[in-house]
Molecule: c-di-AMP riboswitch aptamer (ydaO/yuaA leader)
RNA sequence: CUUAGGGAAGAGCCGAAUCCCCUGUGCGGCAGGGGAGCGGGGGACCCGGAAACGGGGCGAAUCGUCGCCGCCGACGCGGCAGCGUAGGCUAUCUCUGGUAGCCGAGCCCGGCAGCUAACCUCGCAGGCAUUCCAGGGAACGGCA
Numbered sequence: 001c002u003u004a005g006g007g008a009a010g011a012g013c014c015g016a017a018u019c020c021c022c023u024g025u026g027c028g029g030c031a032g033g034g035g036a037g038c039g040g041g042g043g044a045c046c047c048g049g050a051a052a053c054g055g056g057g058c059g060a061a062u063c064g065u066c067g068c069c070g071c072c073g074a075c076g077c078g079g080c081a082g083c084g085u086a087g088g089c090u091a092u093c094u095c096u097g098g099u100a101g102c103c104g105a106g107c108c109c110g111g112c113a114g115c116u117a118a119c120c121u122c123g124c125a126g127g128c129a130u131u132c133c134a135g136g137g138a139a140c141g142g143c144a
Stems, first nucleotide, its partner, number of pairs: 001006001012128003018036007037124006047114001054112001055109004063084003067080005087103005093137006
């Protein structure tokens, strides 16, 4: 503001995922390009180090256990659920402590990559809703 469903603005959370400029264009939308900033990967000497069961990357998201099921003669391997767990997040100015709650996934590379200066290269998405207690500090407003 409203048609009372919602919408807009302000402010906040996870995450690297933000800001600015130019062109197409006179404006908006959209598309393309560039810069800054943030983040990821590859890549020497030196150092590290075997191999095999392949191996590796992003991410907090690893690992264990037990129950059931599947493959199998067995060892063993795999799947689902539960419980826990390495690790991670939130509680609205900030710090410390407390207390409480939540996550502990998923995706990608494609036989291949340790670290790694120079150098090369890629991403800047997506998804949300929370306000507790004590103390210290800060800011703002009101009153005198």